[in-house]
Formats: sequence, structure tokens, C1' cells
RNA sequence: GGAGCCGGCCGGACAGCCGCUCCGCCACGUGCUGGCGGGGAGGAAAGUCCGGGCUCCGCAGGGCAGGGUGCCAGGUAACGCCUGGGCGGCGCGAGCCGACGGAAAGUGCCACAGAAAACAGACCGCCGAUGGCCCCGCCUUCGGGCGGGGAUCAGGCAAGGGUGAAAAGGUGCGGUAAGAGCGCACCGCGCCGGUGGCAACACGCGGCGGCACGGUAAACCCCACCCGGAGCAAGACCAAAUAGGGACCCCAUGGUGUGGCCCGCACCGGGUCCGGGUAGGUCGCUAGAGGCGCGCGGCGACGCGCGUCCCAGAUGAAUGGCUGUCCCCGACAGAACCCGGCUUACAGGCCGGCUCCCGCU
RNA sequence: GCCCCGGUAGCUCAGUCGGAUAGAGCAAGAGCCUUCUAAGCUCUGGGUCGGGGGUUCGAAUCCCUCCCGGGGUG
Repeated sequence: GGAGCCGGCCGGACAGCCGCUCCGCCACGUGCUGGCGGGGAGGAAAGUCCGGGCUCCGCAGGGCAGGGUGCCAGGUAACGCCUGGGCGGCGCGAGCCGACGGAAAGUGCCACAGAAAACAGACCGCCGAUGGCCCCGCCUUCGGGCGGGGAUCAGGCAAGGGUGAAAAGGUGCGGUAAGAGCGCACCGCGCCGGUGGCAACACGCGGCGGCACGGUAAACCCCACCCGGAGCAAGACCAAAUAGGGACCCCAUGGUGUGGCCCGCACCGGGUCCGGGUAGGUCGCUAGAGGCGCGCGGCGACGCGCGUCCCAGAUGAAUGGCUGUCCCCGACAGAACCCGGCUUACAGGCCGGCUCCCGCU
Repeated sequence: GCCCCGGUAGCUCAGUCGGAUAGAGCAAGAGCCUUCUAAGCUCUGGGUCGGGGGUUCGAAUCCCUCCCGGGGUG
């Protein structure tokens, strides 16, 4: 100097004027009034994909069904999140990625091609040892016998070719008629034990087994663990109305209570339609698993202690407009009960740590 | 705000416990028939299965994520 990896942070700034909303104080003209002071969008406020708080369903109880998660340990209120580790994959490396339990519990599926697709199989090919067949030679007691050849039948083989996403361990040597874990060596694999580790797991530790185990569980399923349902339009309070009625249906081994079903529990009529009536307001609503700083424990996620701060709360729904100066001319985008995550979108910029390559000294 | 449903040819829909050229009707184009048109008959073209990624030998179908459209809600 170039290329790259990881972590953290910012996301126009300043000033003036005029507005909007919430809170506090003051004033009277008690009005959606005026004045003063203070607060006023984000890292994703987004998607609503997970988890929790909160609220109601009597309790959230049991079983079935259903759903979710899935290497191990830890963190956490909880999680499908995070941290550390293991294993596998990618990268020269810093590092990154992984739905990563079980296919020897069972069931299903594996199209086309191919001989054969899961109790393996035999198209080409190799062999034809063994038993036949054909040919030749020799011998004969004329029954046949011996030797050689053919690749012709039965038969043997699974090494090679070929098909496929996948063909039932790999390499080498021996062996054989040809071959083959058939035998052996090494590698791989499985089981048992040992050692290290909390564990996942690892071991160039020991023994046993020639190999018995194709893939698929984001197919059913099995195993382990977790999950009751709904959502702030939850729900609570004040107030108006729910008056008086009509028609039909279902009934007490019933019906209703928001669960998918059953049990249990509570309550006692319930449902549909017609017609009539109505008015909104307040709370929930933001002080919280909160922010910042310091110290301690921990590799870390995080936890503990102390100090300090108060930092949007609307309900037609506020955070905007104009002017001036400066720069690198400003991306994605805006709360609506709250919080922890994940995912997705994002112009540009800053800081720290690290890796590789090149050059010079 | 919250809770659901859907997206396949120009239009309306099948196909959704995976299997190879993704179908049907209408519409479009060409031909036949007719003096001509319509109707009828025959043939043909036309698909990023909303986009992307993954699982699998193989995805419209299974899983994840994003986009678009619609409905319900005191």
C1' cells in the first nucleotide's frame, strides 16, 4: 500500500421565529383561555414470526387429541433467543455456516432408466473346475477307458462394462476354473471395556466381530422436554338504555359457562328471527425484567452491590413549517398496553481488535 | 390496533398425504363448413404455479422468509 474478517457506535449540525401535544405552576375574563418552565419517535417504532408480563374466562385440575422444540452445558421472567463447548462443512487465514435426537421399534415411499432399488440381482461379460454334448488321437477283454480341443447345454461368479440420485465397504497381496472378506495387511465400520471430560464427545488405548447397518423422519412414527384459551376493540368503573312485546325450535342420561373432545368444577332454562331503544366518558396508560456510571464475580452470555436520572403517552390521533450559516447535501422509515428476541429494509460515516498478500528498511 | 383467509394461462377454477410433458372451460390465432358472418368441427400457441432460500434423487405440493390482495373485530 492492497484485499478481507469480527465487534461497537452515529444516522445532518447550530441559531432565530411561528405552531402541535402532554405534564407542572401561576393568573383571571373559568374558556378546549393566556403566561412561564419542562418532556416529545426508532435502530429498526416495520413484519406480527417466537417468548413473557398484564387482564378476563371459577381454579387453570386430570386424560385424549393437537401444536412446538430437538448435539451438550450454562444464561434468562421466558424463548425457536444469547453465550461457551462438541461434531460436520467452507475458507490459505482472521473467521463463517449448520432444522445437528432416533432409519438394528414398526409402517410407507424410492418415478424414469436399469438384469436387479432392499429377504438383492445377472443384460453384456468372465469361467465352464463338476456333469452332459460334439470333434480329434491312443488303448481295448468291444462294455468302454485315457488324453487333448470346442464354448455347445446345465451350471458357477459378481472382479470389469453399462443404468441410475443411490447398486450391499476401499486399496494391495495371496488365492481360484473364473472369482469373491474366501484368507491376510492397512484404512474404514460396528460392539464391549478403559482413560480424559459435568456432558455432548474425543483417544495413533485394549479386546472382539469379516462387515451383520442403502436413502428418506422439513413421510407417518418413536423418544425426551414444553404448551389451557383469548387478547388493551383484554378488562374495570361512572352514566344513558336494556321498557312493553311477537313468532319458532330444543329439552333435564339436558342446557349454559370463549377451551377441539371427555372427565371434573360452577350455574339453571337455552337458542334463532322480527320489532323497539341507546350517549358517551374515565381508568387501564406508562417508573420499567428501565437508562447511565463505578466496583466485584464469571472465559462469556449474564449476575450482584452502590450511586444517580425520570426519558412520548395521543384517541382524528402531536414531534411540523419558514429563514440563515456550514458540510461529505442526508438512507430505510414514524409510537398506539408494555418488555425480551428473531427476521426484513437501510445513503453515508466513525472507532477498536485481528488475518492474508506485496513493497521498502 | 388485533385476529384470520387467499395468490396456478388474458379470465374463472382443478391439481395440495411429492413422481417428471401442470390440466379444464371461456377467450386468442389458424384451418374446415357457409355466398358472407355467427354457431359448429379440427388443430395450435400461451404458465418465473406471487418472489427468494432450504429439505429431497425429484417441490405447484413439505419447511423458512419476504411481497401483494381480501375478510372479520366493541
Model confidence (mean pLDDT): 78 of 100.
Two RNAs folded together computationally: RNase P RNA and transfer RNA, 435 nucleotides in total.